[in-house]
Context: one part of a larger RNA
Formats: sequence, structure tokens, C1' cells
RNA sequence: GGAUGAACGCUAGCGGCAGGCUUAAUACAUGCAAGUCGAGGGGUAUAUUUAACUUCGGUUAGAUAGAGACCGGCGCACGGGUGCGUAACGCGUAUGCAACCUACCUAUUACAGAGGGAUAGCUCGAAGAAAUUCGGAUUAAUACCUCAUAGUAUGUUAAGAUGGCAUCAUUUUGACAUUAAAGUUGAGGCGGUAAUAGAUGGGCAUGCGUGUCAUUAGCUAGUUGGUGAGGUAACGGCUCACCAAGGCGACGAUGACUAGGGGGUCUGAGAGGAUGAUCCCCCACACUGGUACUGAGAUACGGACCAGACUCCUACGGGAGGCAGCAGUAGGGAAUAUUGGUCAAUGGAGGCAACUCUGAACCAGCCAUGCCGCGUGAAGGAAGACAGCUCUCGUAGUUGUAAACUUCUUUUCUCGAAGAACAAAAAGGUCAUGCGUGGUCAAUUGAGUGUAUUCGAGGAAUAAGCACCGGCUAACUCCGUGCCAGCAGCCGCGGUAAUACGGAGGGUGCAAGCGUUGUCC
Repeated sequence: GGAUGAACGCUAGCGGCAGGCUUAAUACAUGCAAGUCGAGGGGUAUAUUUAACUUCGGUUAGAUAGAGACCGGCGCACGGGUGCGUAACGCGUAUGCAACCUACCUAUUACAGAGGGAUAGCUCGAAGAAAUUCGGAUUAAUACCUCAUAGUAUGUUAAGAUGGCAUCAUUUUGACAUUAAAGUUGAGGCGGUAAUAGAUGGGCAUGCGUGUCAUUAGCUAGUUGGUGAGGUAACGGCUCACCAAGGCGACGAUGACUAGGGGGUCUGAGAGGAUGAUCCCCCACACUGGUACUGAGAUACGGACCAGACUCCUACGGGAGGCAGCAGUAGGGAAUAUUGGUCAAUGGAGGCAACUCUGAACCAGCCAUGCCGCGUGAAGGAAGACAGCUCUCGUAGUUGUAAACUUCUUUUCUCGAAGAACAAAAAGGUCAUGCGUGGUCAAUUGAGUGUAUUCGAGGAAUAAGCACCGGCUAACUCCGUGCCAGCAGCCGCGGUAAUACGGAGGGUGCAAGCGUUGUCC
């Protein structure tokens, strides 16, 4: 000098764009953050209406609409948070899988035949303070089960061809065995099953790179390898039985400490050094530890089970909970914001759609935390005014064209008016089209917001501080103090004329900021 997620002191007019718990992965009151589908199913409370009956209170039956709950499907593995752990194939980069999986989506091919038994809900009853649980009766499905049919699927097996990388891969023709399906509808559609291929997303393996300490030198028993079996989507000591005795290490094993990694960021001419906030990619975690279930996918933040610590409820028998989601509270701290608005746009989930949900997101609020921009007026004006300060005390110097005063402007500001600006194109109908898609028609939808912006009026009107002035280092005098009080980044100032302390006048630098402190280069 540059930089900063900064803090502190003094000060403060506006706007745009960004950023905002670096500490206690401490504990959390309250609200919200993941639902959706009636075009899968049974079906109801309730409302409206019609009819009948009526003791005039209503009751029963039909029709229309239809909440909540329930079965079922898809989603909840995304999105959002944090950086505890991890020195590791975790990450980065480059390869490989002849060792693998992939819901939804796309393309192609084929298929969808026949039956069955239950169970939620509803209803009746029981236990319990509650959470909740149990029993009886009864009912449906795109829930569940059985049979049929089936292939380029799976398993066994026969023969051939091509290729390669050892196991083998691809492909042709056969044989035997095994395993499918679901309907619904406004009849347009939306779905179901099997198979192949694609796309997307993942899994695994490997080369190289990726902290400090040798005042850590030896480490290792599923350890290293083999055979066989099990397990997995898949290879593998991944697991197990048996066999062998190996494997790693000064090219730093093992141990200890520290740490999420990268793209990047800061600095620097570069090499390098430091760093990993915001944004993007990957990883890990979700009160602590462990475990699996469901599922295409989890060993699952707002799922389950067990144990533990903590908090809460309790009728003492037993139960409930997990903000490292968004706000917010307490605590810690030098220090970090609102218990805001909207789904209008973008995106996500479900749905044929309408639409619903969405603290993702978009907006607004707070904070000079940063960067950028604008303003605090401009021109003229010498009686060089008053006043202050200084002095050689004069018709002196300086503050200083500074002020007053005259003229001008109105960025800003205040008031008034305009402004449904822009963010918007879709979804629908219709036409064209092989598909993407395009044309056309008529409407609706804006949180931000009466915001941005524009116009008019008024009037210099609303707006300057902070640090420094001995040298380094731009800027000097007076007074006070008298090795005191104090200053100080280094050198050093202060003991009676201190340009170094304190005040004043003047000056210098930066400026809505200026200084100080911390950290990095």
C1' cells in the first nucleotide's frame, strides 16, 4: 500500500447493488417450513332442494353439492440448514466396470383372460387420566392372493459364427422349466404388465495430487494371500469355514495434533504466500450412540425401533419431545437483522386439468457492514466590514471572495398531479403440423405498489465531519503546563520561551465518512 462476513470511537443527507452468529454442532416457548389425487375405493358429517308422514319439535325416502377422517397411488431420498466428524478414493483430476443399479421421462414391440379371501373406514362394545389400545359384526378398491397365457426376461442345457482383456463379450438356431397385468372416465383421455434401447441420476475400482510433528520407528490377526461357501444391484476378507504366513514401513508405516475438499477469494510484476463468508459442485451430519424397515433410491433433519442425557405432562400406572428449516427467545460474545408479505413470476410435489401445497423462491423491513453514484449550491462581490488570532503595534498581517449583498439554478427536499408503467407470457378455444412447434381468437391473473418514473409549484431552501500538522509524512504559531500532567507505530518528546503534552487560531489529508484495533499478503 492492498484486503476484510469485521468490531470500537466520533460523525451522518440520499439512492442503486450486494452482505449480515466468524463465538455455544449450547438449550429452545410460539407459529409456519410436505403434501396432493374423488378421473383408484368404500363412503359420511353438513348444507340446499323435492316428496311422504307428523305429536308441528321433527322423522323417513330421493336428488344436488360435499368438509374431516380412512384404505390406495405418487411424493416425502428433492428443495432448505450446518461444518460436528473425516488427513480419507473424502475431495480434485484422469481412466475403467468383460463386476453394476436407475422411479418418473422418451422411443419401439407385445400383452391385459378367469377367479378368490380379507381388512381399514362405518357400526356395536370394552380398557385407560392421557397417549392410545383391544374385541364383535360388516364393506370396497389401481390394496392382497391364486390360476391361465407369454418373451430378445430368469435358470439349466445343445450346436455354430465373430471379436477380445484371463474370467469372457456379442450374435444365430434349438430344448426344458419359472415368473405378468388394473382399471377408471365428461369416452377426448389418463393409467396397468413384460421386454429392449436411450436419457438422467447414482454405485464400485484404479493412477496421480491433496496439512503439521521423527522430541511418534516400528505397525498388523480378518491381519496378507489362496480354496470353497454365503451375502450384495455389483467386484471384493464384505462375512464365514479351512489352508498358507504373509502384508505395510526413513520414497515416513503406525501414532499424535489440526482440518470438511474443490471451483474460487485476497495479495503479488510473477513465482509464490494466505484463505475456503456470500454463489456453484462434491462430501459428512441432523439431541448422543446403535439398528434395520419401507422403497427405484435412505441406513431417512420436520419416519420407525432400542439405549443414554436433558426438558415437559401425569390421576404415579404411564406417556410426549428434538429449530445445524424460516422467523423468534434465552445464553455465550467485541459482534451479526423481522415471531413481515405473496405464491404475481421462476422452480418443485401431486393432479387429465382446474387447482392445492411450497419460510424453495420473489419481495419488503432493520444495519454506513461493504462497493458504486449523487448532493450539501453556482456566478459576481473589497468598505479587504465586524469579530477571532498573530505581531516588529502600523493606514500591519491572516482567517478572506470567505461573509454581507446582487443575480441565477433546483440535482436533492416538501407539496400537488399523472402513473394499474415494466417484470406477462402462458394455461383455454381454433387452424396448420409426422413430432418439436407455429399462426390466430377472446378473456383472466401483480405480493412488491399508488412503488419506480414523469410533470408542475415553492424556495438556497433539508444536508459536514473525522484524523493529523518533530522526522519518517502533506501541514506552524500563541497560550497553559514544567521529567508533572501527559504523548508515542519507530526514533523519541516533557526538568520555564515544548512546531512532539493540553487548549486556541491557522493549515494539511480524506470525506458521508474519518480514525483506531484485530487478521492476511
A computed fold for a 521-nucleotide part of an RNA from Lottia scabra, annotated as small-subunit ribosomal RNA, 5' domain. The RNAcentral record of the full RNA draws on SILVA. The source organism's lineage runs through Eukaryota, Metazoa, Bilateria, Gastropoda and Lottia. Its Rfam family is "Bacterial small subunit ribosomal RNA". Its family is annotated with structural constituent of ribosome and ribosome in the Gene Ontology.